A computed fold for an 86-nucleotide RNA from a Deltaproteobacteria bacterium, annotated as c-di-GMP-I riboswitch aptamer. It was read from a public genome assembly, where an Rfam model found it. The coordinates come from a structure-prediction model, not an experiment, and the mean pLDDT is 86.
[in-house]
Formats: sequence, structure tokens, C1' cells
RNA sequence: CGUCGAUAAUGGCAAACCGCGGGUAACCGUGGGACGCAAAGCUACCUACCCAAGCACACCUUGUGACGGGUCGAGGGGCCACCGAA
Repeated sequence: CGUCGAUAAUGGCAAACCGCGGGUAACCGUGGGACGCAAAGCUACCUACCCAAGCACACCUUGUGACGGGUCGAGGGGCCACCGAA
């Protein structure tokens, strides 16, 4: 240095759920809260999944589609990073 990841050290993040706020919604922010996480740090590039106010079409009041939006705690890729037992 690379791989790897311990009943090590120092620290970190925070699922569900609840309060408040935003959004049509998926979901997001924030406070509480911890199921978990060695990249649960960053990035929607590929795949996957989710949403559909407005728009288009059908239709006659609900469907279908998708510009678009969301999830990085779904998998992969890219970028960056703490510690050091085997």
C1' cells in the first nucleotide's frame, strides 16, 4: 500500500413508530426514538421498485400512459474516508 474486518479503540449513522412542518402522492425535513449498519458517507449513472397533482388518451368520473418526482437502509457502478487484531 492492497485485500480483509475483531466480543479491539475512538467516534459515527439511525429502521419501525410518535410530534411538528412540506408535498397530489411516493416520500422528504426536523425533534424524539433504536431495528439494524464497516461505508446505513456522497452520487439517481445502469437495473429494480414506488408515486401520479398537472399533462395526453380513453372514458364519463374513474382507468391507462408517461414528461417528471421518489427510494443510495434494493442490487451494481463511480468518488471519497476513520481504526488495525487475525